The RNA shown here (small-subunit ribosomal RNA) has 1421 nucleotides and comes from an uncultured bacterium. Its mean pLDDT, the model's own confidence on a scale to 100, is 84. The RNAcentral record of the sequence draws on ENA and SILVA.
């Protein structure tokens, strides 16, 4: 630094989501080893227990005991313990350490500042003082009360307790005075007043009592040390006030009465409504007051490129708080964590009267929680409290103990290829784990044993010692220099350091679809389950689950929470509003903010330099010390800040002064549906009345409701009334928007152009505000022709609360008064200044020219439309900017929830305006690209409609399918594009399915080993597979020493590898294949065009059956399709001339029989033949179309192969083939019989039909393609016939099937369910075959069904086509009405493309894109 998700695909917008770092963490799986942090974020939740505040005998008075030694009248006393313990009196400390974060949004914090408005124990400098008296009281005795807790009586006593006089300084207070200065300030000084104090210890000294002769005790001097008093200083700590700053909310907008000030007083250490009396009535507030929420602040932490954001754990500073609320006392200091008083809640103790107590100190404990440690050692060291001092006291602190909670550090060894074995994969070759492991016995961190072994230790107490201060002192104290000595370590035998053995005791966790570094097998089958996003699983999951590899980190790895990051995704640094979120609906205008051109001053802003101040700690640099690093010192540097002074003056503020280019005024003109009010006008409409006329009308898609014989509609005079004002009328005008449209005149607002007198930035936006604001709606009162929500009613329609139609109230319309909203739009706020042109318009000028208007140049305002640069994310915008900048104003910040809900505010109501949030989604969304689609458009095409001819649909049958049966009716096609389809042919057989029966290396393939030839005949025994008997025979090649051995084909047995399956998956494939569609079309290289998807070209203008061909074109070319090369059929030549064929010649009865011939027919090779080549017209001088010759054939002549990139997860795993699953004495293999042939029923293809253009009957005429040796079979004879018989002849231009039918020609029938019409049935037969019961064909008699042209519907065919009419083939032992094929016979119709279906091509819409069988809406479930 970015990445992943919105689409078919693209750009954008935008939101979710990812990777990075970090933590007082928590969970999960794991866990050597040391160092240095760090450990109740939750319930300021309750607390058992033990510690965490004393200490002072050198301030005082008291003053034990144990034990011990002595005396004793044995009761006890005395010494020692000991002036010890002890508790009181006093003093100092218990305001410091230590803990917490509840409350505090400011009485607090940070920074600066001011205190001339204050205080200050202990320390410390400096000055002065420490005097004479006094009375009590605790302890303590003895007594009373009380369960305790404690409380009183009475007596005694001391002090550094506690009180009095003295003395004392401008320390205080009061009246004065002089100086300075910044204000009750500061120095000086005049007079008056006020107001201290305590000693204790030591030394020398003097000197009293009193002794047991040691000494105790008491007073005096003098001295030292400590203490005490006063006073000015300091320092240190602290109190007050000021200024700036740091959190959210306006869905809190108004607050406030001691409130804001004066004036006095009181208090306080101190200024002050701090308090309190008067006295005024003020003070805060959109720059956010009051109110609500939240919260200790700061250094700093985290994170981030930085600006920021987020946080406030250890640590360090300030703060508030100690069970909860209040309150003084004591004090230099508390309104006091471990004092006191009261209240309150708990909780404990009780003799029930009445007491006790406060862990947010150390540990511990309960509780809460996802969660956080030992009821540890020492004061050895820092440091604190008292003490002269030793020294006591110290859960502060030192350490040590649990917890991978964080950071550092470091171990878990090292050689070692046969690349072992085992595990995984595997294409079965191998690969992979993998130096990994075994082995080798190299080295020794750590662990472990064993032995040495630090530094923290500075001081402190005694002994002497040099010097010094104090003092009269060699005495005491006291300071200091050096020496001896004795002695202080909790951690701890602890860090280290040496040896000894020994690879020994030490590796897990996550991941491996993408994002993101890592692949496979297995098993699982939208199930388990994964999952941060997107998504993953519905039998071959690299997303589950599990193995084996892999890749990350590593004594940790993940998971989850948070915060910053990425997110420029709140954009100050750095966003944006025309369509994505987003311009207020216009205006006028306050605060605000901005603001022309030139002077002068000033110096707020800015700039600069200098000063102080920004604690340490931390961040960074350099050094340095634990081995190293984490961690620690110690130096610098920074700390981007505030204050102060001191300069500078471009620029901007502000003060003055000046100009006129911004703006506003005058004076000349001018367009206009600008806007009030008011009077008129003429055409429709309808309505009243009259005429005139008669059967309608009116109204639709068609119609009805409706109105009309009571006279409608029409038409013709009048009349009434209300609305709106055609033509003109224009991307014409005018308005700020809403808007505004008949004349006419009054009132009246703005613009425009000329001029250039006049005034001098008067200018611009403009938050709240104030006003206008279409349409409908409200309220009063009017008015109402027409038109018309609701409403009825008529039709459409499943339905129709709609769209049509026929009525028909509000309302439309005045007034007046409200509402305030709109796709109130140019979806584009308002100004100013710039930045190519081109061409209309509308309005005022100017010049040029003319007599004179035009014309033509050209200014200005205002509306269009095309464009260039620029802009855009494209569309597009483009002097009327969306462009280049400046000012101001409004607005957005995913979608849904919702412009919804609460509240406020407005309103008569409706309702508006201000506007959340839970919750839910990965998106929503804007422009443009391909497509696909449209009951969108143009253009064209096809038997697509249309014009015809035939049919299906109805009947009977044939067949296929469903469905229902059934042991089984074996399985697959399923809209065109399954259903006479796989099947070109199921009685067995095929069969793949049912039942019985059998077989398990097997019906088949390949290897092994052992026998043997096999085969084949015959009996038995079974339904048969199959079993058993019997006879009876000995392959084949090499080689040979002729004995034989080896190989090989077949069989038998026999073990394993395996076979084997028409079993699954056609959504795991390969082929093939249908189908759009023989549609004309699909695409590529270059190159251009665009950010890209993509366009282009393949689009345009003719024009073809064709992206066929021509022109044009930023394309230019080419590839797959078309066409054309192939077949075949039409003509025609060449060659050839049997088995074909006879024109002419000859033989024959007769037949191309024969002879002869190859001219024709025919065959079957090879040529020729068409090419829009030729004219003529048309057309763009093209391409090419129309007519004509000519031609067998004419414009791709007719048919036919041939099927383009691709769609349909189309068909097929049962042609084959084949991954993967499943089966293996069976899903396999064999046999018999059965079944695929069923049958209330539906539907598809089809035959036959229903007659007379017909049936039937006799005669007769004219093919083409085939096919034939397990064949096709001739003629002859039998049989009514199917057929037998026969065997001729042919492997076929020869022989055979074979006989063409329709036709023709004769006769018959005579309109009838028939001489039609054949089902069905019966009986007799015939062929085929191992076998025709289930279940073939055929023949003869014989029976004669249903059908009398088929309802909606729907098929096929455009010429040698439809129709019709026979032939033949393959299948096949038999068995086609089916399929393939062949001729004979031979029609009709096409105006024409508007509809129906299917296609192609431009094009236009789209919220589609698995694509209209879509997408998506409400309801109900």
């Nucleotide at each position: 630094a970015g990445a992943g998700u919105u689409u078919g695909a693209u750009c954008c917008u935008g939101g979710c989501u990812c990777a990075g770092a970090a933590c007082g963490a928590a969970c999960g799986c794991u866990g050597g080893c040391g160092g240095c942090g760090u450990g109740c974020c939750u319930a300021a939740c309750a607390c058992a227990u033990g510690c965490a505040a004393g200490u002072c005998g050198a301030g005082c008075g008291c003053g034990a005991a144990a034990g011990u030694c002595c005396c004793u009248u044995c009761g006890g006393g005395g010494g020692c313990g000991a002036g010890u313990a002890g508790a009181g009196c006093g003093g100092c400390g218990g305001a410091c350490g230590g803990g917490u974060g509840a409350g505090u949004a400011a009485u607090a914090c940070a920074u600066g500042g001011a205190u001339a408005a204050u205080c200050u124990c202990c320390c410390u400098u400096c000055g002065a003082g420490c005097u004479c008296g006094g009375g009590a009281u605790a302890a303590c005795a003895c007594u009373g009360c009380g369960a305790a807790a404690g409380c009183g009586g009475u007596g005694c006593u001391a002090a550094u307790a506690c009180c009095g006089g003295a003395u004392a300084a401008g320390a205080c207070c009061a009246c004065g005075u002089c100086a300075c200065c910044c204000a009750g300030g500061u120095g000086a000084u005049g007079c008056g007043g006020u107001a201290a104090a305590a000693g204790a210890u030591g030394g020398c000294u003097u000197u009293g009592u009193u002794u047991u002769c040691g000494g105790a005790u008491g007073a005096g001097g003098c001295u030292a040390u400590c203490a005490c008093u006063u006073g000015a200083g300091g320092a240190u700590g602290a109190g007050u006030c000021c200024a700036u700053g740091g959190c959210c909310u306006a869905u809190c907008a108004g607050c406030u009465u001691g409130u804001u000030g004066g004036u006095g007083a009181g208090g306080u250490a101190a200024a002050g409504g701090c308090u309190c009396a008067c006295c005024a009535a003020g003070g805060c507030g959109a720059u956010g007051a009051c109110g609500g929420g939240u919260a200790g602040c700061u250094g700093g932490u985290c994170u981030g490129a930085g600006a920021g954001g987020a946080c406030g754990a250890c640590c360090a500073g300030c703060c508030a708080c100690a069970c909860u609320g209040g309150g003084a006392c004591u004090g230099a200091g508390a309104c006091a964590c471990g004092g006191c008083c009261c209240a309150g809640a708990c909780u404990c103790c009780u003799a029930c009267g009445g007491g006790a107590g406060g862990c947010a100190g150390c540990a511990g404990u309960g509780g809460g929680g996802a969660a956080u440690a030992u009821u540890g050692g020492g004061c050895a060291a820092u440091g604190g409290g008292c003490g002269a001092a030793a020294g006591c006291c110290u859960g502060a602190c030192c350490c040590a103990g649990c917890g991978a909670c964080g950071c550092c550090g470091u171990g878990u060894g090292g050689c070692g290829a046969u690349g072992a074995a085992g595990g995984c994969c595997u294409u079965c070759g191998g690969g992979u784990u993998g130096u990994a492991a075994a082995g080798c016995c190299c080295u020794g961190u750590u662990g472990g044993g064993u032995g040495g072994a630090a530094a923290g230790a500075a001081g402190g107490g005694c002994u002497c010692u040099a010097g010094g201060a104090c003092g009269a002192a060699u005495a005491a104290u006291c300071c200091c220099u050096g020496a001896g000595u004795c002695u202080u370590g909790a951690c701890g035998g602890u860090a280290c350091c040496a040896c000894c053995a020994g690879a020994g005791g030490a590796a897990g966790c996550a991941c491996c679809g993408g994002c993101u570094a890592a692949c496979u097998c297995c098993g699982u089958g939208c199930c388990a389950g994964c999952a941060g996003c997107c998504g993953c699983g519905g039998u071959a999951a690299u997303a589950c689950g599990g193995a084996g590899g892999g890749u990350g980190c590593a004594a940790g790895c993940g998971u989850u929470g948070u915060u910053c990051g990425g997110a420029a995704u709140u954009a100050c640094u750095g966003g944006g509003c025309g369509u994505a979120a987003a311009g207020g609906g216009c205006g006028c205008g306050u605060a605000g903010g901005u603001g022309g051109u030139u002077g002068u001053g000033u110096a707020a802003g800015u700039c600069a330099g200098a000063u102080g101040u920004g604690a340490a700690a931390u961040c960074c640099c350099g050094a340095g010390g634990c081995u190293c690093a984490a961690c620690c010192u110690c130096g610098g540097a920074a700390c981007u800040g505030c204050a102060u002074c001191u300069g500078a003056u471009a620029c901007u503020g502000c003060a003055u002064g000046a100009c006129u280019a911004g703006a506003g005024u005058g004076c000349a003109g001018c367009a206009g549906a600008g806007g009030g009010a008011a009077a008129c006008g003429g055409a429709a409409u309808u309505c009243c009345c009259a005429g005139u006329g008669u059967a309608g009308a009116g109204g639709u898609g068609a119609a009805a409701u409706u109105c009309g014989u009571a006279g409608a509609u029409a038409u013709u005079a009048g009349g009434a009334g209300g609305a709106a004002c055609a033509c003109c009328a224009g991307u014409g005008g005018c308005g700020a928007a809403g808007g505004c449209g008949g004349c006419u005149g009054c009132c009246u607002g703005g613009a425009c152009u000329g001029u250039a007198a006049c005034u001098g930035a008067c200018g611009c936006u403009g938050a709240g505000g104030c006003g206008c604001g279409a349409a409908a709606g409200c309220g009063u009162g009017g008015g109402g022709a027409g038109c018309a929500a609701a409403c009825a009613g008529g039709a459409u329609u499943a339905g129709a609360u709609a769209c049509c139609c026929u009525g028909g109230u509000a309302g439309u319309c005045c007034a007046c008064g409200c509402c305030g909203u709109a796709a109130a739009c140019g979806a584009u706020g308002g100004g100013u200044a710039c930045u190519a042109g081109g061409u209309g318009u509308a309005g005022a000028g100017a010049g040029u020219a003319u007599c004179g208007a035009c014309c033509c140049u050209u200014u200005c305002u205002g509306u269009g439309c095309c464009g260039g640069a620029g802009u855009u994310a494209a569309c597009a915008c483009a002097a009327u900017a969306a462009g280049u900048a400046c000012c101001c104003c409004g607005c957005c910040u995913g979608g849904g929830g919702a412009g919804u809900a609460c509240g406020g505010c407005c309103g008569c109501a409706a309702g508006g305006u201000u506007g959340a949030a839970a919750c839910u989604c990965a998106a929503a969304g804007g422009a443009a690209u391909u497509g696909a689609c449209g009951g969108g458009g143009g253009c064209c095409c096809g038997c697509a409609c249309a014009a015809g001819c035939g049919g299906u649909g109805g009947a009977g049958c044939a067949u296929g399918u469903g469905g229902u049966u059934u042991a089984a009716u074996u399985c697959g096609a399923c809209g065109c594009a399954a259903c006479g389809c796989g099947a070109a042919g199921a009685a067995c057989c095929u069969u793949a399915c049912c039942a019985g029966g059998u077989c398990u290396u097997g019906a088949c393939a390949u290897c092994c080993u052992c026998u043997g030839a096999a085969g084949g005949c015959u009996c038995c025994a079974g339904a048969g597979a199959u079993g058993g008997a019997g006879a009876g025979u000995u392959c084949g090649a090499u080689c040979u020493u002729c004995g034989g051995a080896u190989c090989g084909a077949c069989a038998g047995a026999g073990a394993g590898a395996c076979a084997g399956g028409u079993g699954g998956u056609g959504c795991a494939u390969g082929g093939u294949u249908g189908u759009c569609g023989u549609c004309a079309g699909c695409u590529c290289g270059u190159g251009u065009c665009g950010u890209g998807a993509g366009a282009u070209g393949u689009u345009g203008g003719g024009u073809u059956a064709a992206g066929u061909c021509c022109c044009g074109c930023a394309a230019c070319g080419a590839g797959c399709g078309c066409a054309a090369c192939c077949c075949u059929u039409a003509u025609u030549c060449u060659u050839a001339g049997u088995u074909g064929c006879c024109a002419g010649c000859a033989u024959g009865a007769a037949a191309g029989a024969u002879g002869g011939g190859c001219a024709c027919u025919c065959u079957a090779a090879g040529g020729a033949g068409a090419c829009u080549g030729c004219c003529g017209g048309u057309g763009a001088c093209a391409a090419a179309c129309c007519g004509g010759a000519g031609g067998a054939a004419g414009g791709u002549g007719g048919g036919g192969a041939u099927g383009a990139c691709g769609u349909c997860a189309a068909a097929u795993c049962a042609u084959c083939a084949u991954g993967c699953c499943c089966u293996u004495u069976a899903u396999g293999a064999c046999c018999u019989g059965g079944g695929c042939u069923a049958c209330a029923c539906a539907c598809g293809u089809g035959c036959u039909a229903c007659a007379a253009u017909g049936g039937c009957c006799u005669g007769u005429a004219c093919a083409a393609a085939g096919g034939g040796u397990a064949g096709c079979g001739a003629a002859g004879c039998c049989g009514u016939a199917a057929g037998g018989u026969g065997g001729a002849g042919c492997c076929a231009a020869u022989c055979c099937c074979a006989a063409a039918a329709a036709g023709c020609a004769g006769g018959u029938c005579u309109c009838a369910g028939u001489u039609c019409g054949g089902a069905u049935u019966g009986c007799a037969g015939g062929c085929u075959g191992c076998a025709a019961c289930u279940c073939g064909c055929c023949u003869g008699c014989a029976u004669g069904a249903a059908g009398u042209c088929g309802g909606a519907a729907u098929c096929g065919c455009u010429a040698g086509u439809a129709a019709u009419c026979g032939c033949g083939g393959a299948u096949c032992a038999g068995c086609a009405u089916g399929c393939c094929g062949c001729g004979g016979u031979g029609a009709a119709u096409a105006c024409g493309u508007u509809c129906c279906c299917g296609g192609g091509c431009c094009u236009u819409g789209u919220a589609c894109u698995c694509a209209c069988c879509g997408c998506c809406c409400g309801u109900c479930a």